[in-house]
Order: sequence, then structure tokens, then C1' cells
RNA sequence: GGAGGCAUAGCUCAGCUGGUUAGAGCGCUCGCUUCACAUGCGAGAGGUCGAGGGUUCAAGUCCCCCUGUCUCUA
Repeated sequence: GGAGGCAUAGCUCAGCUGGUUAGAGCGCUCGCUUCACAUGCGAGAGGUCGAGGGUUCAAGUCCCCCUGUCUCUA
């Protein structure tokens, strides 16, 4: 240089063929339980879905470009 994958909560990830409220586990906070801790149970907070633009009635999802990261290849 060429080709491809990935980017969604603090972390690991899901999200089907574009569809009406963006989710799970772990973690965090609060409550219950305990003498206390852990475990268990319940509740809650936390997201401009990497940046910008486009298509569409509607975009995490499709298209273009940029950035970061990983892999293959010369």
C1' cells in the first nucleotide's frame, strides 16, 4: 500500500428482515435479611448507540466519509 472485522451503560456483550419505550449479565447506589460481613431478595441511577453527512414516514440497524482498534496480505 491492498482487503476485511469491530466501535451500543463503568466492564463484557445482545439487539433477528429498518418499526413505534435501547436491553441483559457483572459492577455501582438504596432498602430488606445478619450482631456484623458475605450470600440471597427487592428497587434505582447510569446511554447524545465513536464523529460528521446522506437515504427514509421512521436508522443502533442501510449508504458515504473520517477517527480509533484488531486481523489477513504484499
Transfer RNA from an Oscillospiraceae bacterium, 74 nucleotides, folded computationally. It matches the Rfam family "tRNA". Rfam describes the family as follows. Transfer RNA (tRNA) molecules are approximately 80 nucleotides in length. The organism belongs to Oscillospiraceae, within Bacteria. Its mean pLDDT, the model's own confidence on a scale to 100, is 81.